[in-house]
RNA sequence: GGCGAUGUAGCUCAGAUGGUUAGAGCGAGCGACUCAUAACCGCUAGGUCGUUGGUUCAAUUCCAACCAUCGCCA
Repeated sequence: GGCGAUGUAGCUCAGAUGGUUAGAGCGAGCGACUCAUAACCGCUAGGUCGUUGGUUCAAUUCCAACCAUCGCCA
């Protein structure tokens, strides 16, 4: 330098063919239980969906460029 993959919660990851509320597990906080702790159970908070632009009535989803990480080739 060329090509490809990935980027969504603190972490690991889902997410439909574009459509009205963006989710799970772990973690955190609170509650309940217990003599107490842990586990189990319930509830709550936490997201500019990598950035910018485009298409569209409407974009996490489609398109382009860029950025970051990883891989292959040179």
Notes
Predicted 3D model of a 74-nucleotide RNA (transfer RNA) from an Anaerolineaceae bacterium. The coordinates come from a structure-prediction model, not an experiment, and the mean pLDDT is 80. It matches the Rfam family "tRNA". Gene Ontology term of the family: triplet codon-amino acid adaptor activity. By type it is a transfer RNA.